The prediction has a mean pLDDT of 89.
A computed fold for an 85-nucleotide RNA from an Acidimicrobiia bacterium, annotated as SAM riboswitch aptamer (S box leader).
The source organism's lineage runs through Bacteria, Bacillati, Actinomycetota and Acidimicrobiia.
The sequence was found by an Rfam model in a public genome assembly.
RNA sequence: CGUUCAUCAAGAGCGGCUGAGGGACAGGCCCUUUGAAGCCGCGGCAACCGACAAGAGCACGGUGCCAAUGCCUGGACGAUGAGCU
Numbered sequence: 001c002g003u004u005c006a007u008c009a010a011g012a013g014c015g016g017c018u019g020a021g022g023g024a025c026a027g028g029c030c031c032u033u034u035g036a037a038g039c040c041g042c043g044g045c046a047a048c049c050g051a052c053a054a055g056a057g058c059a060c061g062g063u064g065c066c067a068a069u070g071c072c073u074g075g076a077c078g079a080u081g082a083g084c085u
Stems, first nucleotide, its partner, number of pairs: 002084007013042005021031003025074004043066003048062003052057001070077001
């Protein structure tokens, strides 16, 4: 990269550095110098996999996530996890 399966209306942010973009894409609509994105620190949510547990579970490890229903509509769409090649 491809492919299979599952999930995507719940939930959870502060600080430091920095400084203009961001919400995948198109169209909309929003967020943003009262600080975007990124990096770092700490915190939190959740429970896919592992550990533990007879089980209900738990939250120790590996991911993930922490504006808005995946923000809305669209489709040979995307994201995440666990397998497979």